[in-house]
RNA sequence: GCGUUCCUCGCUGGAGAGAGACCCGCCCCGAGCGGGUCCACCGAAGGGGCAAGCGGGCCGUUCUCGGCUCGCCAAUCUCUCAGGUAGAGCGGACAGCAGGGGCAAA
Numbered sequence: 001g002c003g004u005u006c007c008u009c010g011c012u013g014g015a016g017a018g019a020g021a022c023c024c025g026c027c028c029c030g031a032g033c034g035g036g037u038c039c040a041c042c043g044a045a046g047g048g049g050c051a052a053g054c055g056g057g058c059c060g061u062u063c064u065c066g067g068c069u070c071g072c073c074a075a076u077c078u079c080u081c082a083g084g085u086a087g088a089g090c091g092g093a094c095a096g097c098a099g100g101g102g103c104a105a106a
Base pairs, nucleotide, nucleotide: 004106005105006101007100008099010097011096012095013094018039020038021037022036023035024034025033026032040085041084042083046081047079048078049077053072054071055070056069057068058067059066060065
């Protein structure tokens, strides 16, 4: 310096799980809308936790090994705080297309 990762805008695709019970309010009196409590569930906004490995300290030593402890350390794993659980809508990890940014970190 550049490319990817990364950040960001637009378009597209995008799962899971109770139309739960009770109470209150609104009302178009509905399988509607909003709120509260309780139970049952989901994991793919966000958030938390951990492995191998690397490093530090102490001890023991079979010597560049072992034990204990501390730090760094990933996820689509796990937790279920948050969020979500008819359709529609919104959201949605991630992926594709196509622009912009940018060497801060890898």